[in-house]
RNA sequence: GGGACGUUAGCUCAGCUGGUAGAGCAGCAGCCUUUUAAGCUGAUGGUCGGGGGUUCGAUUCCCUCACGUCCCA
Numbered sequence: 001g002g003g004a005c006g007u008u009a010g011c012u013c014a015g016c017u018g019g020u021a022g023a024g025c026a027g028c029a030g031c032c033u034u035u036u037a038a039g040c041u042g043a044u045g046g047u048c049g050g051g052g053g054u055u056c057g058a059u060u061c062c063c064u065c066a067c068g069u070c071c072c073a
Base pairs, nucleotide, nucleotide: 001072002071003070004069005068006067007066010025011024012023013022019056028042029041030040031039049065050064051063052062053061
């Protein structure tokens, strides 16, 4: 320098034809227990990496930039 893939909750990751985003774990509150752990219940937590474009509408499609992993040179 060229190419592929990835970037979504604190962490690990889903999200399939574009229609207002979820799970598990962690943390928080409650129940249970002498207490802790385990178990059960509930709520909370996101400008979907930044910017721009297309569209009535973008996590999703297009362009660009940043970062990470890998391949080629």
A computed fold for a 73-nucleotide RNA from a Patescibacteria group bacterium, annotated as transfer RNA. The organism belongs to Bacteria candidate phyla, within Bacteria. It was read from a public genome assembly. It matches the Rfam family "tRNA". It is annotated as a transfer RNA. Its mean pLDDT, the model's own confidence on a scale to 100, is 81.